[in-house]
Context: one part of a larger RNA
RNA sequence: AGCUGCUGGUGGAUGCCUUGGCAUCGACAGGCGAUGAAGGACGCGCUUACCUGCGAUAAGCAUCGGGGAGUCGGAAAGAGGCUUUGAUCCGGUGAUGUCCGAAUGGGGAAACCCGGCGAGAGUAAUUUCUCGUCAUCUUUAAACUGAAUACAUAGGUUUAAGGAAGCAAUACUUACCGAAGUGAGACAUCUCAGUAGGUAAAGGAAAAGAAAUCAAACGAGAUUCCCUUAGUAGCGGCGAGCGAAGUGGGAAUAGCCCAAACCGAGAAUUUAUUCUCGGGGUUGUAGGGCCGACCGAUAUGGACGACGAAACUUAACAGAACUGCAUGGAAAGGCAGGGGAUACAGGGUGAAACCCCCGUAUGUGAAAAGUUUAGUUCUCCUAGGACGGUUCCUGAGUAGGUCCGGACACGUGAAACCCGGUCUGAAUCUGGGGAGACCACUCUCCAAGGCUAAAUACUCGUCGAUGACCGAUAGUGUACCAGUACAGUGAUGGAAAGGUGAAAAGAACCCCUGUUAGGGGAGUGAAAUAGAAUCUGAAACCAGCAGCUU
Numbered sequence: 001a002g003c004u005g006c007u008g009g010u011g012g013a014u015g016c017c018u019u020g021g022c023a024u025c026g027a028c029a030g031g032c033g034a035u036g037a038a039g040g041a042c043g044c045g046c047u048u049a050c051c052u053g054c055g056a057u058a059a060g061c062a063u064c065g066g067g068g069a070g071u072c073g074g075a076a077a078g079a080g081g082c083u084u085u086g087a088u089c090c091g092g093u094g095a096u097g098u099c100c101g102a103a104u105g106g107g108g109a110a111a112c113c114c115g116g117c118g119a120g121a122g123u124a125a126u127u128u129c130u131c132g133u134c135a136u137c138u139u140u141a142a143a144c145u146g147a148a149u150a151c152a153u154a155g156g157u158u159u160a161a162g163g164a165a166g167c168a169a170u171a172c173u174u175a176c177c178g179a180a181g182u183g184a185g186a187c188a189u190c191u192c193a194g195u196a197g198g199u200a201a202a203g204g205a206a207a208a209g210a211a212a213u214c215a216a217a218c219g220a221g222a223u224u225c226c227c228u229u230a231g232u233a234g235c236g237g238c239g240a241g242c243g244a245a246g247u248g249g250g251a252a253u254a255g256c257c258c259a260a261a262c263c264g265a266g267a268a269u270u271u272a273u274u275c276u277c278g279g280g281g282u283u284g285u286a287g288g289g290c291c292g293a294c295c296g297a298u299a300u301g302g303a304c305g306a307c308g309a310a311a312c313u314u315a316a317c318a319g320a321a322c323u324g325c326a327u328g329g330a331a332a333g334g335c336a337g338g339g340g341a342u343a344c345a346g347g348g349u350g351a352a353a354c355c356c357c358c359g360u361a362u363g364u365g366a367a368a369a370g371u372u373u374a375g376u377u378c379u380c381c382u383a384g385g386a387c388g389g390u391u392c393c394u395g396a397g398u399a400g401g402u403c404c405g406g407a408c409a410c411g412u413g414a415a416a417c418c419c420g421g422u423c424u425g426a427a428u429c430u431g432g433g434g435a436g437a438c439c440a441c442u443c444u445c446c447a448a449g450g451c452u453a454a455a456u457a458c459u460c461g462u463c464g465a466u467g468a469c470c471g472a473u474a475g476u477g478u479a480c481c482a483g484u485a486c487a488g489u490g491a492u493g494g495a496a497a498g499g500u501g502a503a504a505a506g507a508a509c510c511c512c513u514g515u516u517a518g519g520g521g522a523g524u525g526a527a528a529u530a531g532a533a534u535c536u537g538a539a540a541c542c543a544g545c546a547g548c549u550u
Base pairs, nucleotide, nucleotide: 001549002548003547004546005545006544007543008542009541015535016499017498020470021469022467023466024465025464026463027462028461029459030458031167032166039100040099041098042055043054044053046078047077050074051073061094062093063092064091065090066089070082071081072080105114106113107112115134116133117132118131119130120129121128136164137163138162139161140160141159142158143157144156145155172203173201174200175199176198177197183190187237213220214219224251225250226249227248234242235241255451256450257449258395262279263278264277265276266275267274268273284429286394287393288392289390290389291388292387294385295384301381302380303379305377306376307375310372311371312370313369314368316364317363318362322337323336324335325334338355339354340344346358347357348356400424401423403421404420405419406418410436431446432445433444434443435442486493487492506534509521510520511519512518
């Protein structure tokens, strides 16, 4: 020096565990905010650095319920309190709630500075202190004013009473604006994609919606969503690719209101008429108005509000049944003999418990607040049928057209239908739109006004349940005081880090020593090679000892 073995060290793999994650299902909730939010700053404790809680009434105040013996949060300890005259704790409703923040009296480098007005405290008086109030925009009402322009009107000012703003889940929805990497094995039409992103607005859903729809010679009968039709018909440098619809089967179902004609009342007026309100009326095998003559009816349904049986939510309550023996530190495991079960879900307890504890099945429960709702009620709204005549009405700068775009699965194509810009521009029921150029025939529907639940989408969050999901390099970035430490001017990036033991019983006392380091005894404990750098404790790596080889 090497090899082998043993004993240790180092290290923290592995095993076991789980307080944390992940996913799904069901129910709920789907908002908060000028009555000042979300989020923060600074404070508040006997002692208090942090977290939690709270706000100068500051780990809390009042009250109403629950509950029933301890308690003064995590978090020990000392000191001192509270509590069967019911504390702590749990739930409902209130009070208080500094400063910043939409931040709103003005300013501002957020948590700070400086004011006006009114009232009060205080002072000999001023300074000072306390409380209230003072932003902007907008709606309505009133008052005062007031142009071009005489009356007027527009506009302005003030007052009063309302409303808005900002945040939230990078979610879902609608509208507007709108890429590029990419693919086409390059690339320009095309694709990616109306995606990402931006903006605006809203709701618990949104949007859509009661046919100027489809269909096909038969018929259907608002919208939405799912399955299918179908990767079909088609579109396409006919490349890459894009890609329907009708039907059929399901989920859920719900239909309505205006404008107009005509009638009445009122107002204005340029004396042509116009406007306001009420009645009337709402459709396509046309309907309505008006005129004439006839039949029938006194109901039904709905909306806002009020009351409100009942149910549910926010605390809770009752809740069955076991002992012995041996082993062991410990029994729930073993052996023996019993019991309960509308409860053998689950968790805990010194090893593996239906009968030890918490629970579970089942049953019960609310002073207060909230949600839903049967029902009752005030007010309000809500109904005709058929016949004949008349031809008054039935959404106009609209439909349609030219040119140019967009959107339709459809890239200009034979390109309909739909939307927009531009220039134009009808008909009026003997009317008009559509059926994929266009024409005819036939069929079908009635645009140019509006509302509408459910089935559908999503999840910041609450409650419950589940998992051939993870088990600390996994699972969230975060099981742990994590969006922390730390990095960066900043936008932003972003960790590592779990486990003594059943119980701290966490090692009194002694010794070594410069030592709060480390160790040896003693003691605790089942165990201390479980000693706080703490379960198990692999390998690399490092020593010591022994054997063998050189």